[in-house]
The RNA shown here (transfer RNA) has 74 nucleotides and comes from an Oscillospiraceae bacterium. Rfam family: tRNA. Rfam classes the family as a transfer RNA. Gene Ontology term of the family: triplet codon-amino acid adaptor activity. The coordinates come from a structure-prediction model, not an experiment, and the mean pLDDT is 81. It was read from a public genome assembly. Taxonomically the source falls in Oscillospiraceae (Bacteria, Bacillati, Clostridia, Eubacteriales).
RNA sequence: GCUACUGUAGCUCAGUUCGGCAGAGCAGCUGAUUCGUAACCAGCAGGUCGCCGGUUCGACUCCGGCCAGUAGCU
Numbered sequence: 001g002c003u004a005c006u007g008u009a010g011c012u013c014a015g016u017u018c019g020g021c022a023g024a025g026c027a028g029c030u031g032a033u034u035c036g037u038a039a040c041c042a043g044c045a046g047g048u049c050g051c052c053g054g055u056u057c058g059a060c061u062c063c064g065g066c067c068a069g070u071a072g073c074u
Stems, first nucleotide, its partner, number of pairs: 001073007010026004020057001028044004050066005
């Protein structure tokens, strides 16, 4: 330098198939339970969906460019 894949909550990842309200588990906070802690139970909060632009009534999703990471080739 070229090719492919990946980038979504603090962490691990779904969701993209076929464009239509952004989710789960763990972690965090609050409450309940307990003599107390853990566990269990109930609830709450947490996101510019890597960045910029385009298409569209509407984009995590489609298109282009860029950035970062991984793998392969040279």